[in-house]
RNA sequence: GGCCCGUUGGUCUAGCGGCAGGAUGCGAGACCCUCAAUCUCGCGGCGCGGGUUCGAUUCCCGUACGGGCUA
Numbered sequence: 001g002g003c004c005c006g007u008u009g010g011u012c013u014a015g016c017g018g019c020a021g022g023a024u025g026c027g028a029g030a031c032c033c034u035c036a037a038u039c040u041c042g043c044g045g046c047g048c049g050g051g052u053u054c055g056a057u058u059c060c061c062g063u064a065c066g067g068g069c070u071a
Base pairs, nucleotide, nucleotide: 001070002069003068004067005066006065007064010024011023012022013021018054025043026042027041028040029039030038047063048062049061050060051059
């Protein structure tokens, strides 16, 4: 240099074109003499820039980062 794979809240992880879900964490409340545990509610995310489409996390191109194969 060429080719392939990955990138989703603080962390881990689902999601094959139609409201982004779960776990954990964090905040508040309930319970308790208090703490923990438990229960309820809430906050928080699609790497970036374009394209296609009525509509893109999803498809296409480029790019950044990480990983692999190869010269």

RNAcentral holds the sequence, with entries from ENA. This is a predicted structure of a 71-nucleotide RNA (transfer RNA) from a Planctomycetaceae bacterium. The coordinates come from a structure-prediction model, not an experiment, and the mean pLDDT is 81. Its Rfam family is "tRNA". It is annotated as a transfer RNA. Its family is annotated with triplet codon-amino acid adaptor activity in the Gene Ontology. Rfam's curators write: Transfer RNA (tRNA) molecules are approximately 80 nucleotides in length. The organism belongs to Planctomycetaceae, within Bacteria.